[in-house]
Molecule: c-di-GMP-I riboswitch aptamer
Organism: Desulfobacteraceae bacterium
RNA sequence: AUUUGAAAAGGGUAAACCACUUGAAAGAGUGGGGCACAAAGCCACUGGCCUAAGUCUUCGGAUAUGGCAGCAGGGAUGCCGGA
Repeated sequence: AUUUGAAAAGGGUAAACCACUUGAAAGAGUGGGGCACAAAGCCACUGGCCUAAGUCUUCGGAUAUGGCAGCAGGGAUGCCGGA
């Protein structure tokens, strides 16, 4: 440098659910909790998904400028071990 996650060490993160806070909502934050995760650390670039305040509306709806990185791809990076 490339590749890899068998076994291991030190560890790390934290789904559902509950409480509080926040937000129009989706969602987010903090604490509890622990399903899982080798990038479940970071970035909404591509596809996908969620929401629809505002806007438009034929009043049925449409729409992201709001979100999801624990949906997939992509980008730049990182610990330990193997080859």